This is a predicted structure of a 520-nucleotide part of an RNA (small-subunit ribosomal RNA, 5' domain) from an uncultured bacterium.
Context: one part of a larger RNA
């Protein structure tokens, strides 16, 4: 001198951080990933119109449950089991993907047959399953056409789209037609940012592990992959790696970084960041721009539950919270105001990311428990040579102050964007719409009536723990009598113990102080 610290004694307050290191145990219950009606059919609910004398009836409007359909779900959060190199750092490489973004190029024309949802009927205890009839799409699949694109004998050949909202001079009876303006569809080409692969150095001990390899090194043919390549197959050669430590075997996520230390160095690698790996255990592939997928799927095991026993359901190493283990580590809070993120044109929905309040002296930082006067040096305790000395200016006393706590009053910053309106450009047949700029306006706080201000009363509401034989600051009386006990090392105790165990008085720190572990 340090800790994610536990433990003993003791405890006012506020700010900041942190908090299962131990069984990668098993987990009851809640929530943790949805969202679009501006793709589509509709209409369960709710509100509201419209017909109706009523009973009701109408998707007609906002809206919408389930259902098709996009886009997310691969982030974001956890954990540290496993990996000594399919890892991480650092420093280079070429044979590559790319949704969503950005910038450019060219398209967006005419078709078709389906199928949930809705009805109808069966089966099933459930979980769901099956028939039948009927319907849309930005769901599916053909045609046409091709600026790029790809392929190839260079002649040629091969491939796509979607269509929704907004507002209008004209035509139109109406749907719409056109015009534009915008979010999207299609193919290409760059970029951005992400990510997949290679190579080099560098990465713990053990030699009481000396040999290891047959897809093993390597070619050449196929195949596979975005993509090189024994990745993977056939057939051919015998190679490849080690005493500079291969192979075994133990142990471990790395890094930035943390603790010490003058420094080389040594030890770790909570937390906050970055890269891996994992997801009940073993495998597997689908879907997709990306997974071989924590809150999907399929198979097999283990365990748990529900069963009408025929057959089903399920994975907290998100966040709370439960049992267990264990010295030993918290709430089944609150908002989406604020930051980010998914949908969505938007509003806005969703977000145990985050924000934030509760718990805990676990830490580290600050206040504070009062301040001046006050000697008859009061009483009491202790010692005492009995004179005294000491507690101690401490206390009482007297005057002040009022931080922190109580009481009352005031009362934030964190919020400006979105939105409305004006007024300047773009667009445009337009002053519509829609979009940029710049003035003005109003709305929106979980924390929280919290921070902080201000008044009021009143010293009130607030000290402990170790130690006092050297080492080591800091002595004495009784108890005890090698007992009882003490102790980090040396030691102490067996009758005058500064060392044991009380008291008084000291000394060291202080809302903490001691131990016990652990590091340098």
């Nucleotide at each position: 001198a340090u800790u994610g610290a536990a433990c003993g004694c003791u405890g006012g307050c506020g700010g900041c951080a942190u908090g299962c290191c131990u069984u990668a145990c098993a987990c009851a219950u809640g929530c943790a990933a949805g969202u679009c009606g501006a793709a589509c059919g509709g209409u369960a609910a709710c509100a509201g119109g419209c017909c109706g004398c009523a009973a009701g009836g109408u998707g007609c409007u906002g809206a919408c449950g389930a259902g098709u359909g996009g886009c997310g779900a691969a982030c974001g959060g956890g954990u540290g089991a496993g990996u000594a190199a399919u890892g991480c750092a650092u420093c280079g490489g070429a044979a590559c993907g790319u949704g969503c973004c950005c910038a450019g190029u060219a398209g967006u024309g005419g078709g078709g047959g389906a199928u949930a949802g809705c009805c109808c009927g069966g089966c099933g205890a459930a979980a769901g399953c099956c028939g039948g009839a009927u319907u849309a799409a930005u769901a599916c699949c053909g045609c046409a056409u091709a600026c790029g694109a790809c392929c190839u004998g260079a002649g040629g050949g091969u491939g796509a789209a979607a269509g929704g909202g907004g507002g209008g001079a004209u035509c139109g009876c109406a749907a719409g037609a056109c015009c534009u303006c915008u979010c999207g569809c299609u193919a290409u080409u760059g970029g951005a940012g992400c990510g997949g692969c290679c190579g080099a150095u560098g990465u713990c001990a053990g030699a009481u592990u000396a040999g290891c390899u047959a897809g093993u090194u390597g070619g050449u043919g196929g195949g596979g992959u975005a993509a090189a390549g024994g990745c993977c197959u056939a057939c051919c050669a015998a190679g490849g790696c080690a005493a500079c430590g291969a192979u075994c075997u133990g142990u471990a996520g790395u890094u930035g970084g943390u603790c010490u230390g003058a420094g080389a160095g040594g030890a770790c690698g909570a937390c906050c960041a970055g890269c891996c790996a994992c997801a009940c255990u073993g495998g597997g592939a689908c879907u997709g721009a990306g997974a071989c997928a924590c809150g999907g799927c399929c198979c097999a095991g283990a365990c748990u539950c529900c069963u009408a026993c025929g057959g089903g359901a399920g994975g907290c190493a998100g966040c709370a919270g439960u049992g267990g283990g264990g010295a030993a580590u918290u709430u089944u809070g609150g908002a989406c105001a604020a930051u980010g993120g998914g949908c969505g044109c938007a509003a806005g929905c969703c977000u145990g990311a985050u924000c934030c309040a509760g718990c805990a002296a676990u830490g580290c930082c600050g206040c504070g428990u009062g301040c001046a006067g006050g000697a008859a040096g009061a009483a009491g305790g202790c010692c005492u040579u009995c004179g005294g000395g000491u507690u101690g200016u401490a206390a009482a006393c007297u005057g002040c102050u009022u931080u922190u706590g109580u009481c009352a009053g005031g009362g934030a910053a964190g919020a400006a964007a979105u939105c409305u309106u004006c007024u300047g450009g773009g667009u445009u047949a337009a002053u519509a719409c829609c979009u940029c700029g710049g003035g003005a306006g109003g709305a929106u706080g979980a924390c929280g009536g919290u921070a902080c201000c201000u008044g009021a009363a009143g010293a009130a509401u607030a000290a402990g723990c170790a130690c006092c034989g050297g080492c080591u600051a800091a002595c004495u009386a009784c108890g005890u009598g090698c007992c009882a006990g003490c102790a980090g090392c040396c030691g102490c105790g067996g009758u005058a113990a500064u060392a044991c165990g009380u008291a008084g008085g000291g000394u060291g720190c202080g809302a903490g102080c001691g131990u016990u572990a652990a590091u340098c």

Its Rfam family is "Bacterial small subunit ribosomal RNA". Gene Ontology terms of the family: ribosome and structural constituent of ribosome. Its mean pLDDT, the model's own confidence on a scale to 100, is 86.